[in-house]
RNA sequence: GGUCGCUUAGCUCAAUGGUAGAGCGCUUCAUUCACAUUGAAGAGGUUAAUGGUUCAAAUCCAUUAGCGACCA
Numbered sequence: 001g002g003u004c005g006c007u008u009a010g011c012u013c014a015a016u017g018g019u020a021g022a023g024c025g026c027u028u029c030a031u032u033c034a035c036a037u038u039g040a041a042g043a044g045g046u047u048a049a050u051g052g053u054u055c056a057a058a059u060c061c062a063u064u065a066g067c068g069a070c071c072a
Base pairs, nucleotide, nucleotide: 001071002070003069004068005067006066007065010024011023012022013021018055026042027041028040029039030038048064049063050062051061052060
């Protein structure tokens, strides 16, 4: 330099163009003498950025950034 892939909650990951979710973690409550376990509830997201297509975009297209693999 070229090709390809990835980027979503604190972490690991889902989500067929039509309300963004799960596990772990965090907070509160119940249970306990206390802790752990268990149960219930809750908080937490400009879906990497910008622009475009569409009635509607995490999802499709372009560009940019970061990370990774391969080729040279």
Predicted 3D model of a 72-nucleotide RNA (transfer RNA) from Candidatus Roizmanbacteria bacterium GW2011_GWC2_34_23. The organism belongs to Candidatus Roizmaniibacteriota, within Bacteria. Its Rfam family is "tRNA". The sequence was found in a public genome assembly. The prediction has a mean pLDDT of 82.